Model confidence (mean pLDDT): 84 of 100. This is a predicted structure of a 72-nucleotide RNA (transfer RNA) from a Bacteroidales bacterium. Its Rfam family is "tRNA". The family's RNA type in Rfam is transfer RNA. The source organism's lineage runs through Bacteria, Pseudomonadati, Bacteroidota, Bacteroidia and Bacteroidales. The RNAcentral record of the sequence draws on ENA and MGnify.
[in-house]
RNA sequence: GCCACUUUAGCUCAGCGGUAGAGCAGCGCAUUCGUAACGCGCAGGUCGGGAGUUCAAAUCUGCCAAGUGGCU
Numbered sequence: 001g002c003c004a005c006u007u008u009a010g011c012u013c014a015g016c017g018g019u020a021g022a023g024c025a026g027c028g029c030a031u032u033c034g035u036a037a038c039g040c041g042c043a044g045g046u047c048g049g050g051a052g053u054u055c056a057a058a059u060c061u062g063c064c065a066a067g068u069g070g071c072u
Stems, first nucleotide, its partner, number of pairs: 001071007010024004018055001026042004048064002051061002
């Protein structure tokens, strides 16, 4: 230098155009003599950044950034 892939909650990841989700972690309640576990609930997101297409974009297109792998 070229090619491909990844970027979504604190962490690990779903979500192939129409209200952003799960598990773990956190907080509260319940349970227990008490703690843990289990149960119920709550909170937590400018979907890496700008732009374009569209009635509507996390999703499609292009540019940029960061990372991973491959080739040279």